SAM riboswitch aptamer (S box leader) from a marine eukaryotic metagenome, 91 nucleotides, folded computationally. RNAcentral holds the sequence, with entries from MGnify. The prediction has a mean pLDDT of 83.
[in-house]
RNA sequence: CAUCCAGAUCGGCUGAGGGAUCUGGCCCGACGAAGCCGAGGCAACCGAAAUCAAUCACGGUGCCAAUUCCAGCGACUGAGGUCGAUAGAUG
Numbered sequence: 001c002a003u004c005c006a007g008a009u010c011g012g013c014u015g016a017g018g019g020a021u022c023u024g025g026c027c028c029g030a031c032g033a034a035g036c037c038g039a040g041g042c043a044a045c046c047g048a049a050a051u052c053a054a055u056c057a058c059g060g061u062g063c064c065a066a067u068u069c070c071a072g073c074g075a076c077u078g079a080g081g082u083c084g085a086u087a088g089a090u091g
Stems, first nucleotide, its partner, number of pairs: 001091004009039005017028003022072004040064003045060002047056002068087001073084004
């Protein structure tokens, strides 16, 4: 600096937590959480290339419940809510 309302899961080991942090809420979890390993998939940030568009998942990353699960701070609004900021994640 850009993006964050899209997308994408099975198996093995293991065994109770997990959804970043704090608070509140709401969820997921012995029909197996988190973690590790294997395989698979998603995605065009880098790359393929000198630019744009389209395309591509071989390579470097990333990701694969729920909008970054939701709210917290501010503005607007009759309310519901909308927008923004902060924080965070990825490149």